[in-house]
RNA sequence: GAAGCAAGCCAGACCGCCGCUGGGGCAAGCAUCGAAAGGUGGCCCUGGAGGAAGGUCCGGACUGCAUAGAGCGGCGUAGCAGUUAACGGCUGUCCACCGUGAGGUGCGGAUCAGAGCAACAGAGACGAGCCGAUUCAGUUCGGGUGAAACGGGCAAUCUCUACGCGCAGCAACACCGAAUAGGCACACGUUGAUCUGGCUCGGGGAGUGUGCGGGUAGGUGGCAUCGAGCCGGGUAGGCGACUCCCGGCCCAGAGGAAUGGCGGUCACGGCGCCGAGGCUUCGCAAGAGGCGCAGGCGCCGCACAGAAUCCGGCCUAUCGGCUCGCUUCACAC
Numbered sequence: 001g002a003a004g005c006a007a008g009c010c011a012g013a014c015c016g017c018c019g020c021u022g023g024g025g026c027a028a029g030c031a032u033c034g035a036a037a038g039g040u041g042g043c044c045c046u047g048g049a050g051g052a053a054g055g056u057c058c059g060g061a062c063u064g065c066a067u068a069g070a071g072c073g074g075c076g077u078a079g080c081a082g083u084u085a086a087c088g089g090c091u092g093u094c095c096a097c098c099g100u101g102a103g104g105u106g107c108g109g110a111u112c113a114g115a116g117c118a119a120c121a122g123a124g125a126c127g128a129g130c131c132g133a134u135u136c137a138g139u140u141c142g143g144g145u146g147a148a149a150c151g152g153g154c155a156a157u158c159u160c161u162a163c164g165c166g167c168a169g170c171a172a173c174a175c176c177g178a179a180u181a182g183g184c185a186c187a188c189g190u191u192g193a194u195c196u197g198g199c200u201c202g203g204g205g206a207g208u209g210u211g212c213g214g215g216u217a218g219g220u221g222g223c224a225u226c227g228a229g230c231c232g233g234g235u236a237g238g239c240g241a242c243u244c245c246c247g248g249c250c251c252a253g254a255g256g257a258a259u260g261g262c263g264g265u266c267a268c269g270g271c272g273c274c275g276a277g278g279c280u281u282c283g284c285a286a287g288a289g290g291c292g293c294a295g296g297c298g299c300c301g302c303a304c305a306g307a308a309u310c311c312g313g314c315c316u317a318u319c320g321g322c323u324c325g326c327u328u329c330a331c332a333c
Base pairs, nucleotide, nucleotide: 001329002328003327004326005325007323008322009321010320012266013265014264015263016262017261018260020048021047022046023045024044025043026042030041031040032039033038050304054315055314057313058312059311060310061309062169063168064167065166074165075164076163077162078161079093080092081091082090083089094108095106096105097104098103109160110159114158115157116154117153130143131142132141133140173221174220175219176218183212184211185210186209187208188207195203196202227250229249230248231247232246233245234244236243237242268301269300270299271298272297273296274295278291279290280289281288282287
């Protein structure tokens, strides 16, 4: 220098204007929506997406179902050891395969319980036999093919073994709870209640009043500030995953769903133009042309994507850029 392997990181920065949304404070009056409960609207301060928030594949927390316990069935996992709240994740290591190598991959339990399967070739393919020679005697020897010829293979065919898993999921679940209709109890009522503007008359004519309870709409909690939490440090333990100790921090939270838009400056990338010096072509020269570093100007671009109960993983998507370590090859000393 070229080509690779492995691990990790960033995901534009700042300013101005206009908005959206969570929380706190002030204000406590008005407007508006609603039957009501209640919601919305003001000012100030402050918080506001990700490495995958994605797919919803695996594991947990949490909640209900009987304190989820036993049997059967079903499902899952599979070298060995470890790690963890847990896992099918991760770490170490053995084995097998791939790679010159750094490394990568895992379809890695059992065929001495039972069943099933084996293309083509081959006389014969899972039952033992067949062919040739040989022997007293299935007694001994040989046999093209084929992955495999009588002793084996496949468990990613069923099966067996060991271990794990109860089911459903935040639309879980808990609490509050209308209007209307219907239910129950009591009271009054055809000897006329209730109604008809307060009373009487008159009229009308079978229900009316009160209380209770269930469900629904709706509301609140769950739910986001105390945790498997985040950041930094450690001559703490361990090869490592991980654990332990110390210090600091509190870090989105709606409920059709906020986290945005515009402008400016700078940064990054691509393209085009110009291009001192430089290299180079023509020429005797003067000079003319080409390439193009630094730099300048202009235009365009800046990915994948977007929280919805929370957390740990896996997988998938991702413009561009950076850092550390290692391998192979070439060259120089």